Bacterial RNase P class A from an uncultured Kordiimonadaceae bacterium, 391 nucleotides, folded computationally.
Rfam family: Bacterial RNase P class A. Its Rfam clan is "RNaseP clan".
It was read from a public genome assembly, where an Rfam model found it.
Model confidence (mean pLDDT): 75 of 100.
[in-house]
């Protein structure tokens, strides 16, 4: 200096005008009072993703809840870490990269089953088209046997490379690779290194079924609570809807209640549905303290965790957090000049002073929180890698 990795930060400012929404406080008007209305002032008032609605939860209702087993769903190398998660963080394997480093739907093909188009002799109980050997004859690209090294198809052909052996070849035998099985050592482990036997299961595909292991109740703020009004405690069909005992209080059986079964506990006895008509959707809670946020400190390789401090915290409801103006600025296009490198005396490039003109992306909370993944104008910051040149 050029060109790459990976990671984090900002995302418009500044003043002045007028306006919107709520905490607090002071007065004023009404009300029996609660309360409402106004009318001053302080404070405060949209993300980094508020988005998608893919995961996990926190809360709320719902009579289920414990155990065991079967379906359905979801996850999938190992450890940790978190309220959980499929998220994070470290690590190990595989593949790509020259390298920083990225990706992974990462468990099992020797339980079984299924697929593997076309081409090809043959695609898994698979093989002979060429060719290689050797043997007959009717001497012809004839026809018998052996054979899978060599070619050819093709993603993918009987594990790869080389010597020896054979008519010719082949793990047939041998050495090294690769595979398997054991053990030793290193690590929590995944797993990695080495060493022994063994010629050795003929490929791939589980985001095919499937097998194996570990997780799972449903619905959602339009979740319920409360308080007032209205209406018709409407009408019609269907299925189970019970029995024993009794002091008439109940009790036991049976029924329902979870995706099903089974068992224990427990609630409930009138309860599931279809249709066809009527009312009512108004107020007020939920509703802003969360596993929260920022900073120090200890542990930890980190992700986090303990701990102490803080004058840190939007609550609308058809939907506030805006509107107008004015300097300045990042960041662009042009001009006129000045420096400085490159080169072919023509031109390119970088940096700057000044004028004119544009002018700031994705995008708005809506019970609340943890991730993911999408979008995004400009400017910045750190750490690593590769080239080139100095020195």
């Nucleotide at each position: 200096u050029c060109a790459g990795a990976u990671g984090g930060c900002u995302g418009g400012a500044a003043g002045a005008u007028c306006g919107c929404u709520g905490u607090u406080a002071u007065g004023u008007u009404u009300u029996u009072a609660u309360g409402a209305a106004c009318a001053u002032a302080u404070c405060a008032g949209a993300g980094g993703a508020a988005a998608g609605u893919c995961c996990g939860g926190g809360c709320a209702c719902c009579a289920c809840g414990g155990a065991a087993g079967a379906g359905c769903g979801g996850u999938g190398c190992u450890g940790g870490u978190u309220a959980a998660c499929g998220g994070c963080c470290a690590g190990c394997a595989a593949a790509g990269g020259u390298g920083a480093c990225u990706u992974u739907a990462g468990g099992g093909a020797a339980a079984g089953u299924g697929c593997c188009a076309c081409a090809g002799a043959a695609a898994a109980u698979a093989a002979a088209c060429c060719g290689c050997c050797a043997g007959u004859u009717u001497u012809a690209u004839a026809u018998u046997g052996g054979u899978a090294a060599g070619g050819g198809u093709g993603a993918a052909a009987a594990g790869g490379u080389g010597c020896g052996g054979u008519a010719a070849g082949a793990g047939c035998g041998c050495a090294c690779c690769g595979c398997u099985u054991u053990u030793u050592u290193g690590g929590u482990a995944a797993c990695a290194a080495a060493a022994a036997a063994g010629g050795c299961a003929g490929g791939g595909u589980a985001a095919a079924c499937c097998c194996c292991a570990c997780c799972g109740g449903g619905u959602g703020c339009a979740a319920a609570a409360u308080c007032g009004a209205a209406u018709a405690g409407g009408a019609a069909u269907g299925a189970c809807a019970g029995g024993u005992c009794u002091u008439u209080g109940g009790a036991c059986c049976a029924c329902u209640c979870u995706u099903c079964u089974u068992u224990c506990g427990g609630a409930g006895c009138g309860u599931c549905g279809u249709u066809c008509g009527g009312g009512u959707a108004g107020a007020u809670u939920g509703c802003a303290u969360a596993a929260g946020g920022u900073g120090g400190c200890u542990g930890g390789u980190a992700a986090c965790a303990g701990u102490c401090a803080c004058u840190c915290u939007a609550g609308a409801u058809g939907a506030a957090u805006g509107a107008u103006c004015u300097u300045a600025c990042a960041c662009u296009u042009g001009g006129c000049g000045a420096a400085c490198c490159a080169u072919u005396u023509a031109u390119g490039g970088u940096u700057u002073u000044c004028c004119a003109g544009g002018g700031g992306a994705c995008a708005g909370a809506a019970c609340c929180c943890g991730g993911c993944u999408u979008a995004u104008a400009g400017g910045c910051c750190a750490u690593c890698u590769g080239a080139c040149a100095u020195u």